Context: one part of a larger RNA
């Protein structure tokens, strides 16, 4: 030095984030006494007082007694009597959470979890739920006052509005829909037939059958679709104008929307501006309390507001109390440090490991210059060593992970739907559909009329044989009527056969009671029999459809001056682009994802000349069409833009289709993959009299590779054959595959619960380049300043210089350079806050404004906040500004940032997220190797020692204020009020010391409490924190003392002079002199000859007559050990012995006196005395070493 403890003058929270820690009253003992508030229980031991020993007498009260409690008197002792020891601090206000309980074993105990209550929604018993593949099983040996799930979270008062999304339940008409079930269709094959025929066969057509395909209709649940339904998930608005000062809106319009937040509460755990205003506590309050409302961004069971009691909770305040501070100091034990014994770790490229400066991969022991430095070493202190420990967690990346979310993609489990099957009979209804029978059919006109349609028809039918009817014809009408036959509509009945529904039934299946048997205990369980009840259900299993983060398996993309958020991505045109191509940025500008088609914007062939200006003309104007000049490419090109173009590419018209079909030399661009141009040839147009031109378009964009199936065409191949599916070949089609060379048909999110390999390739801190911005000088000088640019200030503009802000870069660190602010210890600069010298002054004096010199030395103490700032109180000579890794965390701290917990407010469907806000939250190394730094030694040098001593050089120290005097003087109307010199007292700083006065003082007296021992009394020891308490010697200390910064010289600054030319003058300079300051260098103090330049003086030694010196022993004025000091017998060194300053306060024993506690005498005793003085009694002895 540290940990743990004790003790502390005056203050008493001034400390700090924050009374942390620590102290302290009161102690569940008695007495009295006790507030607000309140669920009336509580708060409450509330708070607050007072007593509390001994000894002796007296009463009472319980008890058989022994004794035990309680009252009252009188007396005794101490500083002090619950005398030790154990054993609540306590009030006042908010917030939160009702309340005891739980929780992250190893940083989070809490506001968080739970709770009683309250509510919602589920469940009728083979209950819902839950676990299972299933059998079972828990729920439960319970049955709705029951189980089970969310939500709220005691109680008080209450809980408004929105049913539009979403969920949820309910509804079923009508759309839409699966497997299934089907009318009918096409395909393959071919019995057969039909033509042909080289008689081998070809080619057509094609019945049943087999197979294939497609299907009208039928076909649940889902979804659409109608309602309900918030203590379901959730939501709950703008905007404009009004009232007789102003201000504000009770009123009014008006869009919007499901609906526009009711009560209540509000800068709050929610309030961004913001330390919101006001108020109230304080000397001063970013905290707090109380109001206000502007509620960025409260608000009702994701509960709203209040709320006793309660809480190791959070937050503000006070009393009390203190070393938590001003402000430290003693003391104790324990490391440390010395011996002995034993004996570890990290770590560790080398170690021969200095500073400054400057360079460098940009902060250097290790490079360059220069200085400093004799060799080792002990103890120490952290300021480096980008210290040690951890392949950074922070950021980025990875076509890593791995958890969670969801309306990402795809699956799967469940869940539920219809169907078959297990699975069977009747009944009734409905309803398709088959057969028979029967019925049905009303427009007008049409003689009378109910014309269903189409055929065939001149007859039919009845009969009494006499005839009648009805019909033909006529006539009407679209259509003609007797009669036959076939159908059609639309029914009714029967027969079959199918569909749904509802209902009976019973024997399949279930499921329960008895009995009995396996069996021997069985409420199990099979198993025989039998009764009940349920019943083709339901349960199982195939197919199916709808649900479906409950599971699981993936995707969620590149650039990028870190990432994100924005932008962007193919293709074209310009500039950039540095006159060949080509050439980059998140560099400046624009465009494209077509269009034109048979009356072209295509191909030929013929012709044609736009636009502007100016003048002249009816309607008519700036611009319409006419006529004339005039200029010359500006016009015009489908569209951007560049480059073309008058022989036109541009404008008109006439034919027409080359907007062709097979190749191709050659050539230009590309990594490729791919674009681009194109001589000729051959065919076939077309246009021109021909020459010829035409394989689009004045050019340069208008686009998309393979898979992959459909399409069209083929003389190809097609698994014994035959013919075919199926395939090649040839075309042309289907991608905002636009992230456009396109990972798939088919994809979103969050991590602070994280992981993992990398990145100083990449961001936050720090440096570092820069210096827009910042700060500070300077330059002109419009203008303010009565006047008057410059006393003091300066617009509009310029020009440095710094390296403290915000920036840019992104160069070293990511196998780690620990971040803000505090504290504590600093040290540069100087662009001075004070003090010092000085110039101007709009300078009378004072007191100030500005400018110059100047860094020696000072630069306060709180309140509020985590704060640097900041604001505010009180002071002050003054309360400077800034660099040092925003100086300092191997030096502390941990409030604030910035891990896990949790809460609000906003944001998100969620998970989860906020430079938004709260409450909580491990700061590693008792041990430092090397450099640095404070101490101290050893060696060896200096040519043998010793003891004085110079002083090279280094360091310290430098501060100031207030009173008097000079003088109430100079100055001033006066109020006021100096310099210049001289005296006295202070503050903060700083050293030394202990006489005083404190403080410790575990030496030391002494007083007392429990207990136990010394046999008891009495005296005394142990222990309990030195038991506690009252004093205190020596040392050590500060809150005591004494004392420093005085003064003087040297040279100087700024400045002010003298002489005095350059420049006959002027001029402080140019030579020359002189004045000038807390600064400078000396004087003052301390260290100091390793000052390796190693000094110098004096005295002893130097060959044996040895100078000194060590070791060794006693010790302290001295010490971590070393070392220094004092002394070793010729000796007072330390111990003892004597006496003493000085403490403590009157021993023991005995004697008196009280009953007794105890007094008094003996006695200012007695004990102690690190300190003084003397005293050899003991121990420093002999011998040794250089």
């Nucleotide at each position: 030095a540290c940990a743990u403890u004790g003790u502390u003058a005056g203050g008493g929270a001034a400390c700090u984030c924050g009374g942390c820690a620590a102290a302290a009253c009161a102690g569940c003992g008695g007495c009295c006494g006790u507030a607000a508030c309140u669920u009336c229980g509580g708060g409450a031991u509330a708070a607050g007082g007072c007593c509390u020993g001994g000894u002796u007498c007296u009463u009472u009260u319980c008890g058989g007694g022994a004794g035990a409690a309680a009252a009252g008197g009188a007396c005794c002792u101490u500083c002090a009597a619950c005398a030790a020891a154990u054993g609540a601090u306590u009030g006042c206000a908010a917030g939160c959470g009702a309340c005891u309980g739980u929780u992250u074993a190893c940083c989070a105990a809490a506001a968080a979890c739970a709770c009683a209550g309250c509510u919602c929604c589920c469940u009728g018993c083979u209950a819902a739920a839950c676990u299972g593949c299933a059998a079972a099983g828990u729920g439960a040996u319970g049955u709705a006052u029951a189980g089970g799930g969310g939500g709220u979270g005691a109680u008080g008062c209450c809980u408004g509005g929105c049913c539009a999304g979403u969920g949820u339940c309910c509804g079923a008409a009508c759309g839409u829909u699966a497997a299934g079930g089907a009318a009918g269709g096409g395909g393959g094959u071919u019995a057969u037939c039909u033509a042909c025929u080289u008689c081998g066969g070809u080619a057509g057509a094609g019945a049943a059958g087999c197979u294939u395909u497609u299907g009208a209709c039928u076909g649940a649940a889902g979804c659409g679709c109608g309602g309900a339904u918030g203590a379901a998930c959730g939501c709950c608005g703008g905007c404009c104008g009004u009232a007789a000062c102003u201000a504000u809106a009770a009123c009014g319009g008006u869009c919007c929307u499901a609906a526009g937040g009711u009560a209540g509460c509000g800068a709050a755990a929610u309030u961004c501006c913001u330390u919101g205003u006001c108020g109230g506590g304080u000397g001063a309050g970013u905290u707090c309390c109380g109001a206000c409302c502007u509620g960025c961004a409260c608000g009702a069971a994701u509960g709203g507001c209040a709320u006793a009691a309660c809480g190791a909770u959070u937050u503000g305040c006070a009393a009390a109390c203190u070393g938590u501070c001003c402000c430290a100091a003693c003391a104790a034990u324990g490391u440390a440090c010395u011996c002995g014994g034993c004996g570890a770790a990290a770590u560790u490229g080398c170690g021969g490991u200095a500073a400054g400066a400057g360079u460098g991969a940009a902060g250097a022991u290790g490079c360059u210059c220069u200085u400093u430095a004799c060799g080792c070493g002990u103890a120490g202190u952290c300021g480096g060593a980008c210290g040690a420990a951890a392949a950074g967690a922070c950021c980025c990346c990875g076509u890593g992970a791995a958890g969670c979310u969801u309306u990402a993609c795809u699956a799967c489990a469940g869940g539920u739907u219809g169907u078959c099957a297990u699975u069977g009979g009747g009944u009734u209804c409905a309803u398709g559909u088959u057969c028979u029978a029967u019925a049905u059919g009303u427009u007008c006109a049409g003689u009378a009329a109910u014309a269903g349609g189409u055929g065939g028809g001149a007859g039919a039918c009845c009969u009494u044989c006499g005839g009648g009817u009805c019909g033909c014809c006529a006539g009407u009408g679209a259509g003609a009527u007797a009669c036959c036959a076939c159908c059609c509509u639309u029914g009714u009945a029967u027969u079959g056969u199918g569909u749904g529904a509802a209902u009976c039934c019973u024997a399949a299946c279930c499921a329960a009671g008895c009995a009995c048997c396996a069996u021997g205990a069985a409420u199990c369980u099979g198993g025989u029999g039998u009764u009940u009840g349920g019943a083709a259900c339901a349960g199982u299993g195939g197919c199916u459809g709808c649900u479906g983060g409950g599971u699981a398996g993936u995707u969620u993309g590149a650039c990028u001056g870190g990432g994100g958020c924005g932008g962007u991505g193919g293709c074209c045109u310009c500039c950039u682009a540095a006159a060949a191509a080509g050439u980059a940025a998140c560099g400046g500008a624009g465009g494209c994802g077509u269009c034109u088609a048979c009356a072209a914007a295509g191909g030929u062939c013929a012709g044609c000349u736009a636009g502007g200006c100016c003048c002249g003309g009816a309607u008519g104007g700036a611009a319409a069409u006419c006529g004339g000049g005039u200029u010359g490419a500006u016009a015009g090109u489908g569209c951007a833009a560049a480059c073309g173009c008058a022989u036109a590419a541009g404008c008109u018209g006439g034919c027409u289709u080359u907007a062709c079909u097979g190749c191709a030399a050659g050539g230009a661009u590309g990594a490729c993959a791919g674009u681009c141009c194109g001589c000729g040839c051959a065919g076939u147009u077309g246009c021109g009299a021909a020459a010829g031109c035409a394989g689009a378009g004045g050019u340069u964009a208008g686009u998309g590779a393979u898979c992959c199936g459909a399409c069209c065409g083929u003389u190809c191949g097609a698994u014994a054959u035959a013919g075919g599916a199926c395939g090649g070949c040839g075309g042309a089609a289907g991608c905002u595959c636009a992230a456009c060379g396109g990972a798939u048909a088919a994809a979103a999110g969050c991590u602070a619960c994280u992981c993992c390999g990398g990145g100083g390739a990449u961001a936050a801190c720090a440096g570092g380049c820069u210096a827009g911005u910042c700060u500070u000088g300077c330059c002109c000088a419009a203008g303010c300043g009565u006047c008057c640019a410059c006393a003091g200030c300066g617009a509009c503009g310029g020009c440095a210089a710094g390296g403290u802000u915000c920036g840019g870069c992104a160069c070293c660190u990511c196998g780690a350079u620990g971040u803000c602010g505090g504290c504590u210890c600093a040290u540069c600069g100087c662009a001075u806050c004070c003090u010092g010298g000085g110039g101007g002054u709009g300078a009378a004096g004072a007191a100030g404004c500005u400018c110059c010199c100047a860094a020696g030395g000072g630069u306060u103490a709180g309140g509020c906040u985590g704060u640097u700032c900041g604001c505010c109180u009180a002071u002050u000579a003054a309360a400077g500004c800034g660099g040092u890794a925003c100086g300092c965390g191997a030096g502390c701290u941990g409030g604030g940032u910035u891990c896990a917990g949790a809460a609000c407010g906003u944001c998100g469907u969620g998970a989860g997220a906020c430079a938004g806000u709260u409450c909580g939250g491990u700061c590693u190394c008792c041990u430092a190797u090397c450099c640095a730094c404070u101490a101290c030694g050893c060696g060896c040098g200096u040519u043998g020692a010793a003891g004085a001593u110079u002083g090279a050089a280094g360091g310290a120290a430098u501060c100031u204020a207030u009173c008097c005097c000079u003088a109430g003087u100079a100055c001033g109307a006066g109020a006021g009020g100096a310099c210049c010199g001289g005296g006295a007292u202070g503050g903060a700083c700083g050293a030394a010391c202990c006489u005083c006065u404190a403080g410790u003082g575990u030496a030391c007296c002494a007083g007392u409490u429990g207990u136990c021992c010394u046999g008891c009394c009495a005296a005394g020891g142990g222990c309990a924190u030195u038991g506690c308490u009252g004093g205190g010697u020596a040392g050590c200390c500060a809150c005591g003392u004494u004392c420093g910064g005085u003064u003087c010289g040297g040279a100087u600054a700024a400045g002010c002079g003298c002489u005095g030319a350059a420049a006959g003058c002027a001029u402080c300079u140019a030579a020359g002199c002189g004045c000038g300051a807390a600064g400078u260098c000396g004087a003052u103090c301390c260290u100091g000859a390793g000052a390796u330049u190693a000094a110098u003086c004096u005295u002893c030694g130097u060959u044996a007559u040895g100078a000194g010196a060590c070791a060794c022993c006693u010790g302290a004025g001295a010490g971590a050990c070393g070392a220094u000091c004092a002394g070793g017998u010729u000796g007072a060194u330390a111990g003892g012995c004597a006496c003493u300053a000085g403490g403590u306060g009157u021993a023991a024993g005995c004697g008196u006196g009280g009953c007794a506690a105890c007094a008094c005498g003996u006695u200012c005793a007695g004990c102690c005395g690190a300190g003084g003085u003397g005293u050899a009694c003991u121990a420093a002895u002999a011998a040794g070493u250089c």
Annotation
RNAcentral holds the full RNA, with entries from ENA and SILVA. Large-subunit ribosomal RNA, half B from Candidatus Uhrbacteria bacterium CG_4_9_14_3_um_filter_41_35, 1186 nucleotides, folded computationally.